[in-house]
Molecule: Glycine riboswitch aptamer
Organism: Sinanaerobacter chloroacetimidivorans
RNA sequence: UUGAUGUCUGCGGGAGAGAUUGCAUCGUGCAACACCGAAGGAAUAAGCAUGUAUUAGGCCAUAAUUCAUGUGAUGAUCUCAGGUAAAGGGGACCGUAGGCGGACA
Numbered sequence: 001u002u003g004a005u006g007u008c009u010g011c012g013g014g015a016g017a018g019a020u021u022g023c024a025u026c027g028u029g030c031a032a033c034a035c036c037g038a039a040g041g042a043a044u045a046a047g048c049a050u051g052u053a054u055u056a057g058g059c060c061a062u063a064a065u066u067c068a069u070g071u072g073a074u075g076a077u078c079u080c081a082g083g084u085a086a087a088g089g090g091g092a093c094c095g096u097a098g099g100c101g102g103a104c105a
Base pairs, nucleotide, nucleotide: 006100007099008098009097010096011095012094013093018033020032021031022030023029024028034084035083036082040080041078042077047071048070049069050068051067053065054064055063056062
């Protein structure tokens, strides 16, 4: 189930931070210093799961506690990556229209 969580696509909205300096070059590239957090990523709380030990127990089930491992967020953190005039592009997330999927929420 008149289709959730999830995932893909189209359309619309979508922030922050150097019009920095130098060398080349002319819609850009490299380097330096300074910054941003909303692609991605890292790490992480409670809780949950598993194992171990102790205690209780009718010594079975089980409960509590300690330790270890794993899992764990649209938050906060890090700034690896990405980004820092306009334009263009990207952009977590929101809305909308569809596709996949099928209860794994």